[in-house]
RNA sequence: AGGCCCAUAACUCAGUUGGUAGAGUGGUUGCCUUACAAGCAAUAAGUCAUCGGUUCGAGUCCGAUUGGGCCUA
Repeated sequence: AGGCCCAUAACUCAGUUGGUAGAGUGGUUGCCUUACAAGCAAUAAGUCAUCGGUUCGAGUCCGAUUGGGCCUA
C1' cells in the first nucleotide's frame, strides 16, 4: 500500500426476505431464609461505532470515516 471479516444493553451474543430492537449473565426491587447463597417473580438499562445516501420505512441495502482482527506485498 491492497484485500477480507467484525462493531447491537455493563459483559457474551442473537436479530430470518427491509416492517414493534431481543436472550443469557450481570444490576435493582420483592418473595423465600435467623442470615447469606441458591431458587421464584417483577423491573430498569440501547445515539444498533460515526457521518451521509437509497427507501413510505434501515440494526439490516450503498458510500465514506473511526476502532479491532486476519491475509498478501
Predicted 3D model of a 73-nucleotide RNA (transfer RNA) from Ulva ohnoi. Rfam family: tRNA. Its family is annotated with triplet codon-amino acid adaptor activity in the Gene Ontology. The family's RNA type in Rfam is transfer RNA. Taxonomically the source falls in Ulva (Eukaryota, Chlorophyta, core chlorophytes, Ulvophyceae). RNAcentral holds the sequence, with entries from ENA.